[in-house]
RNA sequence: GAGGGUAGCUCAGCCGGAUAGAGCAGCGGCCUUCUAAGCCGCCGGUCGUGGGUUCGAAUCCCACCCCUCG
Numbered sequence: 001g002a003g004g005g006u007a008g009c010u011c012a013g014c015c016g017g018a019u020a021g022a023g024c025a026g027c028g029g030c031c032u033u034c035u036a037a038g039c040c041g042c043c044g045g046u047c048g049u050g051g052g053u054u055c056g057a058a059u060c061c062c063a064c065c066c067c068u069c070g
Stems, first nucleotide, its partner, number of pairs: 001069005008024004017055001026042005048064005
């Protein structure tokens, strides 16, 4: 200097807008002789931290912390 940090994990969303999402995992149910697979539902988030701008910030601005690359 560049990229990244969002659910337990992997990530999307990131040219501002309504209750923040997907897959996997976990839990419950259906199915099955049982398991697995499949199907249905549920659970799970201070969006790295602190400020600022704004009617409104995961998204924009500033500082800081951590990771990767040069």
This is a predicted structure of a 70-nucleotide RNA (transfer RNA) from uncultured Puniceicoccus sp. The sequence is in RNAcentral, with records from MGnify. Rfam family: tRNA. From the family's description: Transfer RNA (tRNA) molecules are approximately 80 nucleotides in length. The prediction has a mean pLDDT of 82. The organism belongs to Puniceicoccus, within Bacteria.